[in-house]
RNA sequence: CCACGACAAAGGCAAACCCGUCGCGAGGCGGGGACGCAAAGCCACGGGCCUCUACGAGGCGGCCGGGCUGCCGAA
Numbered sequence: 001c002c003a004c005g006a007c008a009a010a011g012g013c014a015a016a017c018c019c020g021u022c023g024c025g026a027g028g029c030g031g032g033g034a035c036g037c038a039a040a041g042c043c044a045c046g047g048g049c050c051u052c053u054a055c056g057a058g059g060c061g062g063c064c065g066g067g068c069u070g071c072c073g074a075a
Stems, first nucleotide, its partner, number of pairs: 004073002012037002017032006035062001041068003045065003048060005
């Protein structure tokens, strides 16, 4: 350095639900809250699912795959 992921260490993120807010909606943002997560960090590139003012335009990265980056260092 790459791969890998521990009854290690320091931490991190935050499902459902509730409140507020934006949106026609899927959903997003903020606060509370933790089901979980070794990338549950970022990117809609492919598949898939979802929405609508529907033949087009959106959404979901915590559905699967892929790309980029990152903490630690046992086996």
The RNA shown here (c-di-GMP-I riboswitch aptamer) has 75 nucleotides and comes from an uncultured Rubrobacteraceae bacterium. Of the family's consensus pairs, 94% are formed in the model. It was read from a public genome assembly, where an Rfam model found it. Its mean pLDDT, the model's own confidence on a scale to 100, is 88.